[in-house]
């Protein structure tokens, strides 16, 4: 980095350092000096994996995570003009190369 699977309206922050960006890209439309990335300590939230079992559980271990639907839309196509489907991306996991 490639492929396959599965899964997304749910859930969960605080100290300290830092010093201006972040929300994957595009357009919004947000968030931030009442302090962004981003480290580092403590917490926490789920249940993939694993443990325990036999769906339900969640102490340890492997990963993720912890404004807003994956923040929305992006492509198509349906429709009662506002929704709805499915589809691409893009994240996670687990397995394969």
């Nucleotide at each position: 980095c490639u492929c396959u699977u599965a899964u997304g309206a749910a859930g969960a922050g605080a100290g300290a350092g830092g010093g201006a960006g972040g929300g994957a890209c595009u357009g919004g439309c947000c968030c931030g000096a009442u302090g962004a990335a981003c480290u580092c300590u403590c917490g926490g939230c789920a249940a993939c994996c694993u443990g325990g079992u036999g769906u339900g559980c969640a102490a340890a271990g492997g990963u993720g995570c912890c404004a807003a639907a994956u923040c929305c839309a992006g492509c198509g196509g349906a429709u009662a003009c506002u929704u709805c489907c499915g589809g691409a991306a893009g994240a996670u996991a687990a397995g394969a190369g």

SAM riboswitch aptamer (S box leader) from Aneurinibacillus migulanus, 97 nucleotides, folded computationally. The prediction has a mean pLDDT of 84. The sequence is in RNAcentral, with records from Rfam and Ribocentre. Lineage of the source: Bacteria > Bacillati > Bacillota > Bacilli > Aneurinibacillus.